[in-house]
RNA sequence: UCGCUGGGACCGCCUAAUCGAAGCCUCUCGAGAGGUGACGUGCCGGGAACCCAAGUUCUUCUGGGGUGAAUCCCACCGAGUGUGCACUGCGCGCUUCGGAGGGUAGGGCUGAUCUUCCCAGCCCGAACCCGUCAGCUAACUCGGUCGGCGGAUGAACGGAAGAAAC
Numbered sequence: 001u002c003g004c005u006g007g008g009a010c011c012g013c014c015u016a017a018u019c020g021a022a023g024c025c026u027c028u029c030g031a032g033a034g035g036u037g038a039c040g041u042g043c044c045g046g047g048a049a050c051c052c053a054a055g056u057u058c059u060u061c062u063g064g065g066g067u068g069a070a071u072c073c074c075a076c077c078g079a080g081u082g083u084g085c086a087c088u089g090c091g092c093g094c095u096u097c098g099g100a101g102g103g104u105a106g107g108g109c110u111g112a113u114c115u116u117c118c119c120a121g122c123c124c125g126a127a128c129c130c131g132u133c134a135g136c137u138a139a140c141u142c143g144g145u146c147g148g149c150g151g152a153u154g155a156a157c158g159g160a161a162g163a164a165a166c
Stems, first nucleotide, its partner, number of pairs: 010151005019040002023036005042145006052135001063133001064130004072103003076099004080094006106124006113163006
């Protein structure tokens, strides 16, 4: 100097997912350091009156509902299935399963403090839960507070208004 691996700190991003902590445990001669953490705090979500809304909903059918930005559409491939013609093949359909693609309602980040709008660029457009049941909804009541990423001058040195700080 370069590369690899592990740990810690700091800064930043998505998300509700912050912050504080009695007590206890470990290390230490001690000061202290670290871990765990009841309980609280801020933030978030569900249920739940009058009024309002709805009045066709439930059973059957394709029940219904919630968190979340994550809805909806198009076409393709394979399997399954129904059907028409044919005879072992071809065509059409499916509120069936899987795969991968394009778009989209909507959502996020960056452009060197923050907010809003515009402009430009880059991304996401999932997943899960309740269990036959829930419109809104004050009092009341029940829960959650996880997890996942990036970082040293970058073609990322844009515009407007307001605010803050100095």

c-di-AMP riboswitch aptamer (ydaO/yuaA leader) from Rhodococcus sp. ABRD24, 166 nucleotides, folded computationally. The RNAcentral record of the sequence draws on Rfam. Its mean pLDDT, the model's own confidence on a scale to 100, is 77.